[in-house]
Model confidence (mean pLDDT): 83 of 100. This is a predicted structure of a 495-nucleotide part of an RNA (small-subunit ribosomal RNA, 5' domain) from an uncultured archaeon. Its Rfam family is "Archaeal small subunit ribosomal RNA". Gene Ontology terms of the family: ribosome and structural constituent of ribosome. A reference for the family is Yusupov et al. (2001), "Crystal structure of the ribosome at 5.5 A resolution", Science.
Context: one part of a larger RNA
RNA sequence: GCCUACUGCUAUCGGGUUCACACUAAGUCAUGCAAGUCGUACGCCGGGACCUGGCCCGGCGUGGCGUCCCGCUCAGUAACACGUGGUGAACCUACCCUUCCGUGGGGGAUAACCUCGCGAAAGUGAGGCUAAUCCCCUAUGGCCCUACCGUACUGGAAUGUUGGUAGGGCGAAAGGCCUAGAGGGCAUGGGCCUCUAGGCCGCGGAAGGAUGGCACUGCGGCCGAUUAGGUCGUAGGUAGUGUAAUGGACUACCUAGCCGACGAUCGGUACGGGCCGUUAGCGCGGUAGCCCGGAGUGGGCCACUGAAACAGCGGGCCCCGGCCUACGGGCUGCAGCAGGCGGGAAAACUGCACACUCCGCGCAAGCGGGAUGCGGUGAACCCGAGUGGAUCUCUGGAAGAGAUCCUUUUGCCGAGUGUAAACAGCUCGGCGAAUAAGGAGAGGGCAAGACUGGUGCCAGCCGCCGCGGUAACACCAGCUCUUCGAGUGGUGGGC
Numbered sequence: 001g002c003c004u005a006c007u008g009c010u011a012u013c014g015g016g017u018u019c020a021c022a023c024u025a026a027g028u029c030a031u032g033c034a035a036g037u038c039g040u041a042c043g044c045c046g047g048g049a050c051c052u053g054g055c056c057c058g059g060c061g062u063g064g065c066g067u068c069c070c071g072c073u074c075a076g077u078a079a080c081a082c083g084u085g086g087u088g089a090a091c092c093u094a095c096c097c098u099u100c101c102g103u104g105g106g107g108g109a110u111a112a113c114c115u116c117g118c119g120a121a122a123g124u125g126a127g128g129c130u131a132a133u134c135c136c137c138u139a140u141g142g143c144c145c146u147a148c149c150g151u152a153c154u155g156g157a158a159u160g161u162u163g164g165u166a167g168g169g170c171g172a173a174a175g176g177c178c179u180a181g182a183g184g185g186c187a188u189g190g191g192c193c194u195c196u197a198g199g200c201c202g203c204g205g206a207a208g209g210a211u212g213g214c215a216c217u218g219c220g221g222c223c224g225a226u227u228a229g230g231u232c233g234u235a236g237g238u239a240g241u242g243u244a245a246u247g248g249a250c251u252a253c254c255u256a257g258c259c260g261a262c263g264a265u266c267g268g269u270a271c272g273g274g275c276c277g278u279u280a281g282c283g284c285g286g287u288a289g290c291c292c293g294g295a296g297u298g299g300g301c302c303a304c305u306g307a308a309a310c311a312g313c314g315g316g317c318c319c320c321g322g323c324c325u326a327c328g329g330g331c332u333g334c335a336g337c338a339g340g341c342g343g344g345a346a347a348a349c350u351g352c353a354c355a356c357u358c359c360g361c362g363c364a365a366g367c368g369g370g371a372u373g374c375g376g377u378g379a380a381c382c383c384g385a386g387u388g389g390a391u392c393u394c395u396g397g398a399a400g401a402g403a404u405c406c407u408u409u410u411g412c413c414g415a416g417u418g419u420a421a422a423c424a425g426c427u428c429g430g431c432g433a434a435u436a437a438g439g440a441g442a443g444g445g446c447a448a449g450a451c452u453g454g455u456g457c458c459a460g461c462c463g464c465c466g467c468g469g470u471a472a473c474a475c476c477a478g479c480u481c482u483u484c485g486a487g488u489g490g491u492g493g494g495c
Stems, first nucleotide, its partner, number of pairs: 001495009012385006019378002021343001027341003031338003036065003041062008051190001053186001071297004082220007091213002096209008104138005113128006142170008152161002175201010222268003229259003234256008271293004275286004298319005320333005349375001351374003357371001358369004388406007411431007438484005443465002449479001451478004460467002
């Protein structure tokens, strides 16, 4: 000098930003909200409009897709966690894209609903009815395994792809809507049914792509030797289990290996990187925020579903904490957004909106989203503007006071624009110099007092040197001056 957190005094305004409970308690939480959507999959219930029509809306449940994204945090982790470059001849991939083929036949259950119970509640049981893109059987296509025969292709290399025969095993699909036409049904109840053609959205299979992931691997990046030996699934093999897949990942058996001064093991510390700070650079220090990757979602463990989880607002068990209870039993986990308590030197509103961007669902219209956008709070940081100007007089004076005149950023009032709506901003008009300057310092370093008063080694100042014991340029004040300026000083940390 720059950066960073807190802090004293002071303070007019605007813009921008990856700023604001990271550091301490990954402590604990009242309340509200943070994941839904689809009637063009299906059944039932209710409401509205209409009358030769067959429309509109709402609710309950079944079903589908999503809830594995997005958000937050940095506890653990010295590790293939991350970075970078490779490998997969050891792998998976819902939705999306391309190509080809298909979507035949049959059956069943159940919720909602109705009836009857149990329970304080949470909730839950029995009987009865019913639909589907729910579930099942079967056909065909297809797939897998084994044995044998065989061909070529890709490639560095067949264990890959590929033809045939035989045997065995598994075993696919779903409909809906629109338009046009034909036929049938309905009457105080109706709110349609069947078929044909075309179109749209789907469904099943195969191959390829895209996207996302998984696994392996070379190299790279902390400290301690006052840690020198470490290791028994340990190192390797065989056979299996398990997985989408490799592998001691796991199991049984066999061998006795494997790692280590090029620092194993142990201990400490720590999410890693892009980046950030400083520096002329080399370096040194940092990395909570924004982005990428990882991990966690009160602690530990477990599986289910699914393309993907061992799943932050899903489930089960144990522990910890809390709440309700009729004591039998239940509910709950803000490191989501706000907000409370606690801790601390230290950090904001229980705001508005889905208008933007994007995500989920939906044919769509659209719905939902504390993601996101917008506002509020804060002297977080950066940038910009102002606190007036001219002339004359007084004064040593370009500083001040007075007088006269000028201007109007900002301010106040009004209108428009702006915006999802506002706020701010912007534009125009009016009023009016009005509404706006402080902090630190003045002995040296170091810019500015050979001033005045008070105090008298006291009270005090001081980064360091040093001032103060009666004329203190150094303390406390006044005056004057210096410096920076909506800031300016102090303390801690970094270079």